[in-house]
RNA sequence: GCCCUCAUAGCUCAACGGAUAGAGCAGCGGCCUUCUAAGCCGACGAUCCAGGUUCGAUUCCUGGUGAGGGUA
Numbered sequence: 001g002c003c004c005u006c007a008u009a010g011c012u013c014a015a016c017g018g019a020u021a022g023a024g025c026a027g028c029g030g031c032c033u034u035c036u037a038a039g040c041c042g043a044c045g046a047u048c049c050a051g052g053u054u055c056g057a058u059u060c061c062u063g064g065u066g067a068g069g070g071u072a
Base pairs, nucleotide, nucleotide: 001071002070003069004068005067006066007065010025011024012023013022018055028042029041030040031039048064049063050062051061052060
């Protein structure tokens, strides 16, 4: 250089083109407990960037950025 894969919450991962973008862990508030831990309840928190297609895009297309792998 060329080819392939990936990029969603602080972390690890979900999400037939139509859901309120969901879960676990962490952090926060509450309950319980003499206190702590455990357990239970609750709220908060995210689609790498710019375009395009579409009535509708996390999802499809193009370009870019970053990461990983392959190849001489």
Transfer RNA from a Candidatus Altimarinota bacterium, 72 nucleotides, folded computationally. Model confidence (mean pLDDT): 80 of 100. It was read from a public genome assembly.